[in-house]
Context: one part of a larger RNA
RNA sequence: GGUCUAUGCACGGAUGACUUGGUUAGAUGAGGCGAUGAAGGACGGGGUAAGCACCGAUAUGUCUCGGGUAGUCGCAAACAGGCUUUGAUCCGAGAGAUUCCGAAUGGGGCAACCUAACACUAGUUAUAUAGUGUUAUCCCGCAGAUGAAUUCAUAGUCCGCGGGAGGCGAUACCAGGGGAAUUGAAACAUCUAAGUACCCUGAGGAAAAGAAAUCUUCAUGAGAUUCCCCCAGUAGCGGCGAGCGAAAAGGGAAGAGCCUAAAUCCGCCAAAGCAAUUUGGCGGAGGUUGUGGGACCUCGAUGUGGGAUUGUGGAUGGGUAGUAGAAGCAUAUGGAAAGAUGCGCCAAAGAGAGUGAAAGCCUCGUAAACAAAACCUUGAAGCACCCUAGGGGUAUCCCAAGUACUACGGGACACGGGAAAUCCUGUAGGAAUCUGGGCCGACCACGGUCUAAGGCUAAACACUACAUCUAGACCGAUAGUGCAGAAGUACCGUGAGGGAAAGUUGAAAAGAACCCCGGUGAGGGGAGUGAAAUAGAACCUGAAAUCAUAGACCU
Numbered sequence: 001g002g003u004c005u006a007u008g009c010a011c012g013g014a015u016g017a018c019u020u021g022g023u024u025a026g027a028u029g030a031g032g033c034g035a036u037g038a039a040g041g042a043c044g045g046g047g048u049a050a051g052c053a054c055c056g057a058u059a060u061g062u063c064u065c066g067g068g069u070a071g072u073c074g075c076a077a078a079c080a081g082g083c084u085u086u087g088a089u090c091c092g093a094g095a096g097a098u099u100c101c102g103a104a105u106g107g108g109g110c111a112a113c114c115u116a117a118c119a120c121u122a123g124u125u126a127u128a129u130a131g132u133g134u135u136a137u138c139c140c141g142c143a144g145a146u147g148a149a150u151u152c153a154u155a156g157u158c159c160g161c162g163g164g165a166g167g168c169g170a171u172a173c174c175a176g177g178g179g180a181a182u183u184g185a186a187a188c189a190u191c192u193a194a195g196u197a198c199c200c201u202g203a204g205g206a207a208a209a210g211a212a213a214u215c216u217u218c219a220u221g222a223g224a225u226u227c228c229c230c231c232a233g234u235a236g237c238g239g240c241g242a243g244c245g246a247a248a249a250g251g252g253a254a255g256a257g258c259c260u261a262a263a264u265c266c267g268c269c270a271a272a273g274c275a276a277u278u279u280g281g282c283g284g285a286g287g288u289u290g291u292g293g294g295a296c297c298u299c300g301a302u303g304u305g306g307g308a309u310u311g312u313g314g315a316u317g318g319g320u321a322g323u324a325g326a327a328g329c330a331u332a333u334g335g336a337a338a339g340a341u342g343c344g345c346c347a348a349a350g351a352g353a354g355u356g357a358a359a360g361c362c363u364c365g366u367a368a369a370c371a372a373a374a375c376c377u378u379g380a381a382g383c384a385c386c387c388u389a390g391g392g393g394u395a396u397c398c399c400a401a402g403u404a405c406u407a408c409g410g411g412a413c414a415c416g417g418g419a420a421a422u423c424c425u426g427u428a429g430g431a432a433u434c435u436g437g438g439c440c441g442a443c444c445a446c447g448g449u450c451u452a453a454g455g456c457u458a459a460a461c462a463c464u465a466c467a468u469c470u471a472g473a474c475c476g477a478u479a480g481u482g483c484a485g486a487a488g489u490a491c492c493g494u495g496a497g498g499g500a501a502a503g504u505u506g507a508a509a510a511g512a513a514c515c516c517c518g519g520u521g522a523g524g525g526g527a528g529u530g531a532a533a534u535a536g537a538a539c540c541u542g543a544a545a546u547c548a549u550a551g552a553c554c555u
Base pairs, nucleotide, nucleotide: 001554002553003552004551005550006549007548008547010546016540017504018503021475022474023472024471025470026469027468028467029466030464031463032168033167040101041100042099043056044055045054047079048078051075052074053060062095063094064093065092066091067090071083072082073081106115107114108113116135117134118133119132120131121130122129137165138164139163140162141161142160144158145157146156173204174202175201176200177199178198184191188239214222215221226253227252228251229250236244237243257456258455259454260400264285265284266283267282268281269280270279271278272277290434292399293398294397295396296393297392298391299390305387306386307385310384311383312382317377318376319375320374322370323369328343329342330341331340344361345360346350352364353363354362405429406428407427408426409425410424411423412422415441436451437450438449439448440447491498492497511539514526515525516524517523
């Protein structure tokens, strides 16, 4: 120096056991908050009070109405002092109050600070000072004043009043406006990635879409939109490469249809005109579709059916505290019985959790059943209100215009310009009114089908920050959220940002009185508690590496 063995209440914290926390999914609800000042914060509030939680100068809380019942003044002990059966603490609903910053909004500003004007109040002999309220910007409406080019006027400007917006939020879902590159093509340019990521705008609990100028094909068709299955990796597109990739039909979910413009008529106003009248604007009636409809003329009906709108109405159900809830004892072991043994019982309750070991009958619960003064939600019936037809005739009028369509240039369609229809549009040209017009994948014919150029529309479909409940061949402290503890904390960074570690005494603190050594230490030895202290707070179990001591052996 090493190997092996033993001991150690040495070190260390693996393993096992546990779970307060997480995670995934489902169901239901809710899907917003904000100038009546939000989200988020700063600073304060406790007898002692640093942190978290709670609250706001009415500050660990105030008032009212309900529930509930014996203790209570949070986590969190202790001392001191209170409250409470005249019902506290606690739980629910409503009300009140809510400093300063923050959209932040009187002005400013290095957020939580500085500093005004006006009115009123307090105060002063008077100033000073203090308190309360108002005073941001933009948009819309109404009334008024003023007022250009330009005479009247108008635009504009100003003031007052009334209303609205602004910001946050879930990195979610939706629509619109913009819009990459990595990548793939084994390089790369068309192409792909991808209309993705990202940015902007806007909205809702959903959004968007939506009642055929649809689809089909020659059938005795279908009949708004949305979503799912299938059609189908098909038809197609494609440096025909990589790749991209339908639709109809069929089966389901859900189901719902409507309102304007115009023709015509009436009223009011303005302009032109001697006037009849014409034109324009506003309002009302009328009318809303493809077996074309309506206006117009004529005949007939006063009731039928419906409503998603509006108002009233409030039934019923649900939510936000709760109520009540069956049935077991003994013996032995043990620190402790729920385990064992013996004899019972309940069950619309043998889900689960707790209790000194393993409990249907000890506790909380569970099944079945009930409950609201207040607030929220659901909103039925009824009433009001609104909408609603038909037959015939004529062929005079109307049926959405810089539109349809065409050319050129782009984009969207599964479709890359292609034989390229269809849709959208920048530029230019530019129709028709039913004997009209679009479509049926170039185009033409025949045939069929629909009726553009205005608008609204629930449900089925997407998502989950949030609330409640439920479940898991999900994790069990290096796992599971980054966080089972004062975690987005400590700490790091100028900053954007990054970002931890850290669970377990015991059934109960019964947390070790007292004595001894020691520095009035640290630590330990007795004593005592406890089933156990080899459970002593560096506390369940306590592996290995490592350390100390002792022995044997090797060199």

This is a predicted structure of a 555-nucleotide part of an RNA (large-subunit ribosomal RNA, domain I) from a Nitrospirota bacterium. The full RNA is in RNAcentral, with records from ENA. Its Rfam family is "Bacterial large subunit ribosomal RNA". Gene Ontology terms of the family: ribosome and structural constituent of ribosome. Its mean pLDDT, the model's own confidence on a scale to 100, is 83. The organism belongs to Nitrospirota, within Bacteria.